[in-house]
């Protein structure tokens, strides 16, 4: 240089066109405890890599670019 894949919450990942974006573990508050762990309830936290188009309507699908991986020269 050319080609395929990834990118969604502090970490891991589910959602491939339609309801307020899904769990899990982590934090944080409350309860349990003489205290801690466990159990229990509840809360916050993602402008879905960035920009641009298609759409009535985009995390999703098309285009550029950014970053990280594999391949081929």
């Nucleotide at each position: 240089g050319g080609g395929c894949c990834u990118g969604u919450a502090g970490u891991c990942c589910a959602g491939u066109g339609g309801c307020u974006a899904u769990g899990a573990c982590g934090u944080c508050u409350c309860c349990u405890u003489c205290a801690c762990a466990u159990g229990g309830a509840g809360a916050a936290g993602a402008u879905c890599a960035g920009g641009g188009g298609u759409u009535c309507g985009a995390a999703u699908c098309c285009c550029c670019u950014c970053a990280g991986g594999c391949c081929c020269a």
RNAcentral holds the sequence, with entries from ENA. Transfer RNA from a Candidatus Woesearchaeota archaeon, 73 nucleotides, folded computationally. Rfam family: tRNA. The prediction has a mean pLDDT of 82.